[in-house]
Context: one part of a larger RNA
RNA sequence: GAGCGAACGUUAGCGGCGGGCCUAACACAUGCAAGUCGAACGAGAAUGUAGGCUUCGGUCUACUAGUAAAGUGGCGGACGGGUGCGUAACACGUGGGUAAUCUACCUUCCGGCGGGGGACAACAGUCCGAAAGGAUUGCUAAUACCGCAUACGUCAGCGGCGCCUACGGGCGCUGUUGGGAAAGAUGGCCUCUCUUCAGAAGCUGUCACCGGAAGAUGAGCCCGCGUCCCAUCAGCUAGUUGGUGAGGUAAUGGCUCACCAAGGCUUAGACGGGUAGCUGGUCUGAGAGGAUGAUCAGCCACACUGGGACUGCGACACGGCCCAGACUCCUACGGGAGGCAGCAGUGGGGAAUAUUGGGCAAUGGGCGAAAGCCUGACCCAGCCACGCCGCGUGAGUGAUGAAGGCCUUCGGGUCGUAAAGCACUGUGGGGAGGGACGAAUAAGCCCGGUAUUAACACCACCGGGCCCUGACGGUACCUCCUUAGCAAGCACCGGCUAACCCUGUGCCAGCAGCCGCGGUAAUACAGGGGGUGCAAACGUUGCUC
Numbered sequence: 001g002a003g004c005g006a007a008c009g010u011u012a013g014c015g016g017c018g019g020g021c022c023u024a025a026c027a028c029a030u031g032c033a034a035g036u037c038g039a040a041c042g043a044g045a046a047u048g049u050a051g052g053c054u055u056c057g058g059u060c061u062a063c064u065a066g067u068a069a070a071g072u073g074g075c076g077g078a079c080g081g082g083u084g085c086g087u088a089a090c091a092c093g094u095g096g097g098u099a100a101u102c103u104a105c106c107u108u109c110c111g112g113c114g115g116g117g118g119a120c121a122a123c124a125g126u127c128c129g130a131a132a133g134g135a136u137u138g139c140u141a142a143u144a145c146c147g148c149a150u151a152c153g154u155c156a157g158c159g160g161c162g163c164c165u166a167c168g169g170g171c172g173c174u175g176u177u178g179g180g181a182a183a184g185a186u187g188g189c190c191u192c193u194c195u196u197c198a199g200a201a202g203c204u205g206u207c208a209c210c211g212g213a214a215g216a217u218g219a220g221c222c223c224g225c226g227u228c229c230c231a232u233c234a235g236c237u238a239g240u241u242g243g244u245g246a247g248g249u250a251a252u253g254g255c256u257c258a259c260c261a262a263g264g265c266u267u268a269g270a271c272g273g274g275u276a277g278c279u280g281g282u283c284u285g286a287g288a289g290g291a292u293g294a295u296c297a298g299c300c301a302c303a304c305u306g307g308g309a310c311u312g313c314g315a316c317a318c319g320g321c322c323c324a325g326a327c328u329c330c331u332a333c334g335g336g337a338g339g340c341a342g343c344a345g346u347g348g349g350g351a352a353u354a355u356u357g358g359g360c361a362a363u364g365g366g367c368g369a370a371a372g373c374c375u376g377a378c379c380c381a382g383c384c385a386c387g388c389c390g391c392g393u394g395a396g397u398g399a400u401g402a403a404g405g406c407c408u409u410c411g412g413g414u415c416g417u418a419a420a421g422c423a424c425u426g427u428g429g430g431g432a433g434g435g436a437c438g439a440a441u442a443a444g445c446c447c448g449g450u451a452u453u454a455a456c457a458c459c460a461c462c463g464g465g466c467c468c469u470g471a472c473g474g475u476a477c478c479u480c481c482u483u484a485g486c487a488a489g490c491a492c493c494g495g496c497u498a499a500c501c502c503u504g505u506g507c508c509a510g511c512a513g514c515c516g517c518g519g520u521a522a523u524a525c526a527g528g529g530g531g532u533g534c535a536a537a538c539g540u541u542g543c544u545c
């Protein structure tokens, strides 16, 4: 000098864009943060309104409503969001390998979707419990579950041929034997078939379902190289190193196990200890380098602490389950409930870090055919000069160089065109009126066309028209009015280092980054006047280069 997620002191007008627990991965009251689908399925309220009956107690019917809430089932809760404890490691970065692998939803292509069965919730009843919750009997549906049929591919066994090969095997064609699938829902129509003037088991569209191939996306595993300090850590290692066989996995492998062998690593730093998430980047520097890893982005790890598996394409799963532990809460003492390192918020720690806000309007995500629902992701608003940037606090004229302050050699000098005065302007502020972009190529409705079809229907696609939707926000912005009226401080002035005099004090009080000032004329302390620097900031402290 530059920089900062800063803090502290003094001061403070406005706006834009960013940033905001670096400490206790300390403990958490409360609310919200993951649901959705009735076009998979069975069942189905209350309340209110209207009407009928009434012994005036009530009861019945219709609508509310096939709605709410609950249940079975599907998809999603493995994304998104948080934090940096652990980790010196294939964790990360970079470059490869997988002939050792998987991949739900999505896209394309090929082939299918036949015929049956038995349950379990919900519900009703009985019972146990303080509660959380549970037991038992009976009924029932499905795109839930289970057989059977069928098998283009596929999988397994045994063969044949060709090509490639890293010699382990891989790919293509082909023969034979065996195993293994599926689910419907909804809209429209009458050409064919059957009933008869409209429907169906018929036709057709859409979305689903099953087997397979390819793609895309995502992931697993392996390898080369790189990745902090300590040698006052020098030897370390029994699943250890390798082999055979088996188990396990989507998959290689001591990953695990049985047996066999005795190996494996290491001064090019093994092993041990300390510290630490890694990277793109960021800061600094002419560069080399040094320091760092907030915000944003990629990867990893974790979710009260430790362990475990289940479900599932995917987890050993933040707002799932089980066990153990610590802590907190409820209890009828028998037993139960919980996990903010999600968004707010509280206590605590600390020099220090914000609202228990609004909205799904946009972008994105989940579910759904869609309408739509959910979304503390996100978009906005609030607080804080925490940072960067921009604007303003007026501009012109004005010398009796006014008054006043300070200094003085007492002549004057200086603050100083500064003020006043005169004539202007209206940014910010205040008042009044108008008033957005972000939002339509999305969705919905209508019309026309194309494709499909038996069809002019439905659906899909294309074109045109209409209509709806804004949290921010009556905000930004624009116009008019108002008055110079409401808006400047902070540090420094001995040298380094831009800026000097007076008074007070008298090695005192004090200053200080270094050198050093102060003991009676202190440009170094304190005050005043003046000046210098920066400016809505200016200094101090801390840290980095």
Base pairs, nucleotide, nucleotide: 001545002544003543004542006541007540008539009538010537013391014390015389016388017387018386019384020383021349026347027346028345030344031343032342035075036074037073040072041071048063049062050061051060052059053058082302083301084300092226093225094224095223096222097221098220101219102218106215107214108213109212110211111210112209114148116146117145123138124137125136126135127134128133154179155178156177157176158175159174160173161172162171163170164169184207185206186205187204188203189202193200194199195198228274229273230272235265236264237263240262241261242260243259244258245257246256247255277299278298279297280296281292282291283290284289304325305324306323307322308321327338328337329336330335355381357380358379359378363377364375365374366373367372394424396422397421404415405414406413407412428486429482430481431480432479433478434477438472444466445465446464447463448462449461450460489534490533491532492531493530494515495514496513500529501528502527503526504525510517511516
Source information: The prediction has a mean pLDDT of 81. Predicted 3D model of a 545-nucleotide part of an RNA (small-subunit ribosomal RNA, 5' domain) from a metagenome.